[in-house]
Transfer RNA from a Candidatus Berkelbacteria bacterium, 72 nucleotides, folded computationally. Rfam family: tRNA. The family's RNA type in Rfam is transfer RNA. The coordinates come from a structure-prediction model, not an experiment, and the mean pLDDT is 82. Taxonomically the source falls in Candidatus Berkelbacteria (Bacteria, Bacteria candidate phyla).
RNA sequence: GCGGGAGUAGUUCAGUAGCAGAAUGCUUCCUUGCCAAGGAAGAGGUCGCGGGUGCAAAUCCCGUCUCCCGCU
Numbered sequence: 001g002c003g004g005g006a007g008u009a010g011u012u013c014a015g016u017a018g019c020a021g022a023a024u025g026c027u028u029c030c031u032u033g034c035c036a037a038g039g040a041a042g043a044g045g046u047c048g049c050g051g052g053u054g055c056a057a058a059u060c061c062c063g064u065c066u067c068c069c070g071c072u
Base pairs, nucleotide, nucleotide: 001071002070003069004068005067006066007065010024011023012022013021018055026042027041028040029039030038048064049063050062051061052060
């Protein structure tokens, strides 16, 4: 330099146009004599960044940044 993959909650990931979600972690409460386990509620997101298309974009297109793999 070329090609491919990944980037979404603190963490691990789902979501391939139509309300941004799960698990786990965190906070509060219930249950228990205490712990653990279990249950209920809650907080936490400019979907890496910038632009384009479209009524509508995490999703499609272009550019760009970071990481991983391969080729030279």